[in-house]
């Protein structure tokens, strides 16, 4: 060069066209003389652009990262 896969919060992941959902981290409270620990609450996410669709994280093309098989 040429094939192939994956891309959701900070990290690991669910989520097969209609509300984005969990742990672990993170604010903040309360429990403690204080630290763990626990409880409680609160922020935070669909790689980037078209296109199809009443409606796209999902489905189609491009591209961009990764990773991978082939030369």
């Nucleotide at each position: 060069g040429g094939g192939g896969a994956u891309g959701u919060a900070a990290u690991u992941u669910a989520g097969u066209g209609g509300u984005a959902g969990a742990a672990u981290a993170c604010u903040a409270c309360u429990u403690u003389c204080g630290c763990a620990u626990a409880g409680u609450u609160g922020a935070a996410a669909c790689g980037c652009g078209a296109g199809u669709u009443c409606g796209a994280u999902u489905c189609u093309c491009g591209c961009c990262a990764u990773c991978u098989c082939c030369a």
Notes: This is a predicted structure of a 71-nucleotide RNA (transfer RNA) from Hesseltinella vesiculosa. It matches the Rfam family "tRNA". By type it is a transfer RNA. Its mean pLDDT, the model's own confidence on a scale to 100, is 85. The source organism's lineage runs through Eukaryota, Fungi, Mucoromycota, Mucoromycotina and Hesseltinella. The sequence is in RNAcentral, with records from ENA and Rfam.